[in-house]
RNA sequence: UAAUUGAAGAGUUUGAUCAUGGCUCAGAUUGAACGCUGGCGGCAGGCCUAACACAUGCAAGUCGAGCGGUAACAUUUCUAGCUUGCUAGAAGAUGACGAGCGGCGGACGGGUGAGUAAUGCUUGGGAACGUGCCGUAAGGUGGGGGACAACCAUUGGAAACGAUGGCUAAUACCGCAUAAUGUCUACGGACCAAAGGGGGCUUCGGCUCUCGCCUUAUGAUCGGCCCAAGUGGGAUUAGCUAGUUGGUAAGGUAAUGGCUUACCAAGGCGACGAUCCCUAGCUGGUUUGAGAGGAUGAUCAGCCACACUGGAACUGAGACACGGUCCAGACUCCUACGGGAGGCAGCAGUGGGGAAUAUUGCACAAUGGGCGCAAGCCUGAUGCAGCCAUGCCGCGUGUGUGAAGAAGGCCUUAGGGUUGUAAAGCACUUUCAGUAAGGAGGAAAGGUUAGUAGUUAAUACCUGCUAGCUGUGACGUUACUUACAGAAGAAGCACCGGCUAACUCCGUGCCAGCAGCCGCGGUAAUACGGAGGGUGCGAGCGUUAAUCGGAAUUACUGGGCGUAAAGCGUACGCAGGCGGUUUGUUAAGCGAGAUGUGAAAGCCCCGGGCUCAACCUGGGAACUGCAUUUCGAACUGGCAAACUAGAGUGUGAUAGAGGGUGGUAGAAUUUCAGGUGUAGCGGUGAAAUGCGUAGAGAUCUGAAGGAAUACCGAUGGCGAAGGCAGCCACCUGGGUCAACACUGACGCUCAUGUACGAAAGCGUGGGGAGCAAACAGGAUUAGAUACCCUGGUAGUCCACGCCGUAAACGAUGUCUACUAGGAGCUGGGGUCUUCGGACAACUUUUCCAAAGCUAACGCAUUAAGUAGACCGCCUGGGGAGUACGGCCGCAAGGUUAAAACUCAAAUGAAUUGACGGGGGCCCGCACAAGCGGUGGAGCAUGUGGUUUAAUUCGAUGCAACGCGAAGAACCUUACCUACACUUGACAUACAGAGAACUUACGAGACUGCCGGUGAUAAACCGGAGGAAGGUGGGGACGACGUCAAGUCAUCAUGGCCCUUACGUGUAGGGCUACACACGUGCUACAAUGGCAGAUACAGAGUGCUGCGAACUUGCGAAAGUAAGCGAAUCACUUAAAGUUUGUCGUAGUCCGGAUUGGAGUCUGCAACUCGACUCCAUGAAGUCGGAAUCGCUAGUAAUCGCGGAUCAGAAUGCCGCGGUGAAUACGUUCCCGGGCCUUGUACACACCGCCCGUCACACCAUGGGAGUGGGUUGCUCCAGAAGUAGGUAGCUUAACCUUACACAGAUGAUUGUUGAUUAGAAUUAGAGAACACAACAUUGUUUGGGUCUGUAGCUCAGCUGGUUA
Repeated sequence: UAAUUGAAGAGUUUGAUCAUGGCUCAGAUUGAACGCUGGCGGCAGGCCUAACACAUGCAAGUCGAGCGGUAACAUUUCUAGCUUGCUAGAAGAUGACGAGCGGCGGACGGGUGAGUAAUGCUUGGGAACGUGCCGUAAGGUGGGGGACAACCAUUGGAAACGAUGGCUAAUACCGCAUAAUGUCUACGGACCAAAGGGGGCUUCGGCUCUCGCCUUAUGAUCGGCCCAAGUGGGAUUAGCUAGUUGGUAAGGUAAUGGCUUACCAAGGCGACGAUCCCUAGCUGGUUUGAGAGGAUGAUCAGCCACACUGGAACUGAGACACGGUCCAGACUCCUACGGGAGGCAGCAGUGGGGAAUAUUGCACAAUGGGCGCAAGCCUGAUGCAGCCAUGCCGCGUGUGUGAAGAAGGCCUUAGGGUUGUAAAGCACUUUCAGUAAGGAGGAAAGGUUAGUAGUUAAUACCUGCUAGCUGUGACGUUACUUACAGAAGAAGCACCGGCUAACUCCGUGCCAGCAGCCGCGGUAAUACGGAGGGUGCGAGCGUUAAUCGGAAUUACUGGGCGUAAAGCGUACGCAGGCGGUUUGUUAAGCGAGAUGUGAAAGCCCCGGGCUCAACCUGGGAACUGCAUUUCGAACUGGCAAACUAGAGUGUGAUAGAGGGUGGUAGAAUUUCAGGUGUAGCGGUGAAAUGCGUAGAGAUCUGAAGGAAUACCGAUGGCGAAGGCAGCCACCUGGGUCAACACUGACGCUCAUGUACGAAAGCGUGGGGAGCAAACAGGAUUAGAUACCCUGGUAGUCCACGCCGUAAACGAUGUCUACUAGGAGCUGGGGUCUUCGGACAACUUUUCCAAAGCUAACGCAUUAAGUAGACCGCCUGGGGAGUACGGCCGCAAGGUUAAAACUCAAAUGAAUUGACGGGGGCCCGCACAAGCGGUGGAGCAUGUGGUUUAAUUCGAUGCAACGCGAAGAACCUUACCUACACUUGACAUACAGAGAACUUACGAGACUGCCGGUGAUAAACCGGAGGAAGGUGGGGACGACGUCAAGUCAUCAUGGCCCUUACGUGUAGGGCUACACACGUGCUACAAUGGCAGAUACAGAGUGCUGCGAACUUGCGAAAGUAAGCGAAUCACUUAAAGUUUGUCGUAGUCCGGAUUGGAGUCUGCAACUCGACUCCAUGAAGUCGGAAUCGCUAGUAAUCGCGGAUCAGAAUGCCGCGGUGAAUACGUUCCCGGGCCUUGUACACACCGCCCGUCACACCAUGGGAGUGGGUUGCUCCAGAAGUAGGUAGCUUAACCUUACACAGAUGAUUGUUGAUUAGAAUUAGAGAACACAACAUUGUUUGGGUCUGUAGCUCAGCUGGUUA
């Protein structure tokens, strides 16, 4: 400014978090395809694959006003025949015209993208060129000649196609003449062209008009050539090039040029990527994006290339030619086998390929092209139509009203909700489709008549203009308008777990299936399939493929590298990049103006036309670019001159394991020799192998040899890094400090390159004490190819030469500047001093910490802070630092360095837990100290297992197992067998019945009463009554947490399943089985005891279908009778151990009581399976319990009895009660469990975690592999078609050339001599001068180029003045 109007995130790594980082999604787009569906119209688009092969038709002809002519046709006239309007024949200044000669066109238009990374394209320049038709200008168009087709005749061949002889025309072909504004020139001169046709008039002589033809110049258009910049990937392609690069000459071309040849020189290109390989037509544009960018090059337009594959030229203005020629090749077709024909990447169409892309249509009416004077002809260019939802745009499938919220469907808590005003019903409308009628525009031309103007002798012809008439439409049943009838003919697709708008039911049951990512599905799936409902879009909707976006995920805009991927091991240094202060100049970078160009279309803006829109169209803007030119001078660069702050040199000091070489010292280990001396030494967690009576180890003396350097020694020092340590000498590098003198930007960083570079390893030669890979033996262990031990070889050491890597680390590249501090370290100065020290700078190094930074951890003047310069490196995990290739290496290996395939993560820091045979602190009958048990026996009881018709079911480490079960003979009971029932045993409704039920009232213990404190309250303290009084103690209930513990068989409950049974009832059986194993208990094994006699002392409970005294009977269990008590009253109820007396005397007993026989009692309908108890008899195992293991810290353990619940009966169990009544605890090292803190972690299902590798089998991808086949390509050689150029030879020759002869002519031509005139030049002299090409050979210049000065002109800018709207 009208033309710049615009930038969004989400899911997914974790138990959770923040980062890093990949994967995925939401958007837009397409020449699309596929699935389901499909009413109409407009405008566009439509083989992206096989540049695969093609049947058939068409796509380039035209001109009779160039020519000879007449195969066919029309018309007119005549004749003949008859079929009476046909046939045949003849004629013509008729119209026309097949074939032929000739001209122009066929090089355009149309198709395709194979090739081509530059002989291409895009933008901008350039000089040495050509250009048919067209425009402008000047001039010419005279006079001759000989042929060849057609045609006629003969003839070959299957055909295609020819051959021979004879005739003929031209705007076909060829001389002659003429010749400048043309070309050449040795400046005298020489040379070069042509074609006629048509109209009108004619006195036939000609006049005139028009279209052609020839020469020249010029314009326009089109084309050829050259240059600069831009235009893909790969370095696992680093060297390439001999016509190659240049020069001279010649040839060639329209033209420049190694374009070609001869000679000479040895050049040319390349890390700013040559050469080679792979891929690809390029551009305007298209698509995406906020932009910068990225991807792309369909349709339309410009350029290029190609035309079956390869090669070649001819013709022509133009081609090396899509529908021309020749040759070679492949393929197809015809053939009489001799030979021929062909080229859809033109338009349709066919086969094939493919996921996939259309009609063998109409017309030249319009636009355009070719030819023609024109009419006109040709035109698959083009205009139209057909097919396809392929895309974009528009319209419709009705509108209003309508609640009984119909029916049906679906859901439901069964009440209702929803589909839903939706439908029906009522009232309207008719776009579009259908039928019918009317009906534009695309039409301009052309023809003809008249008028007029030009030309002309002319009123003719011709041409121009104007007017009238006539007249041309494929599309087309056009667009459009009107009428008719009737809601009539017209809705689907995807989705509904999150991302992401939209929820329920049924089916299925880790199956079937879904899935873009996370993920869903194993019986209640909003995730699969169906249904109802909903959401989104809508004649479409989804899916797939592809591009950009989001992705700041290649980061120019716009990222990073301490630990996430990422700083080369270190230094030096060429190219490159960057560079201190001052002045001048230049104008390359930079900035401003102008000019030229940047095709059109497209995008954008303002308008216009189709009813709107898509679409079409006018003008503008934009095209951010390139080139030229003028101006400017701050900054960068160049040039010139200076400066000293960077850098360096000098002078004087100074610290140091800096490096190299040669010496030397002591301690220690080992070995050897000898002495003394005796039985072990050595080694380990413990041992053994080993050494030792052949004398070790120990100890003393002597000797040998190699390696390393205690103390000092340090968060000390030095060095680029690796690294460097006794002492001395020599050689040598670097640093620091002080004060000045000098040089004058000499600097910083560095790809390629070069050097150094621990340990191990390698080569050659030495050396070898100790140590010690490999190896051997001994141990440990389930094993132990390990850790431990005894030995022991390479090696470690030295010299020389390789290797070139390390967690080569500060996991932190080098340099420069700046930005708070504190405490120290190394080195050398300075100032002050009260000599103790203090202060201010430099250098080196360590710790802490502010701002700031960071994901956090952390860093912090030695930065990971704030900035700058340069280099290196990174882009998800695995595959892999691997394969192949190159380079290096003696080898080992190093360096450079992928892909296929696979996963949705991998990773960093920090957090909370959990875990650790990590650490610290602490607790618990956890250990220890004790007491008593279990495990051995018998029995009881529970479980497993087994058995069975059934042994109903559940509980299973601690935290199941005397557990559910506070009590299975029937019942219980759920199991089995047999039998029976089916509106059911149960629930509901209805009808009835009854109670031991319910309700009401009463008694009752209620913080109810009394006193005190207190504010009178709340609350507290005390008291009476009473069995009991303020949480009495203890316990229970409750709450919280862990185990997704147990229980669907207490109860409750969703779903599923059965309904004459998987329900209910009855009888009997079973739950009670029994080679075995385990848990929990009881009783014991005895004398702290058993038995017998006598005798003492509790607590807590319970009781009416009950407890039951006393009395009688029985040895007893009990029975009979019966008082009392609904209970502080009565009863159960004698407590037992204890105490006392006697006996037993260590034994399978006077212990122990199992088992069995007999006889009974009680309960109960019933005691066989299957009860308890009593009496008599019987009298088993067992003599204190292996490994292991349990409980308990005081009124506890141990021991003794008592009661209760359940219950008709049936406890060794359970819950309670009291009696008697101990021992021990030093302590926390250890075992088990737990708590707190801390640390590590790759665990979070949390160590019962996670996770590595081999092997076996299957599959996928890749490497090697004796080789083998194919493609592409370099170099070299052989053969070689057509063709072009040249050489030679043969044959032939009209025109042309030369010569000779003959004829004709003497106007002509040529030559010579002489004279006159005119113009120009030459010669001579100055002057045989001055130069160039390297040389040879040869050929040129002095008419040239550059610079300066001056003048003139043009253009642009500035300034000044004037004029004007």
Molecule: small-subunit ribosomal RNA
Organism: Pseudoalteromonas sp. Of7M-16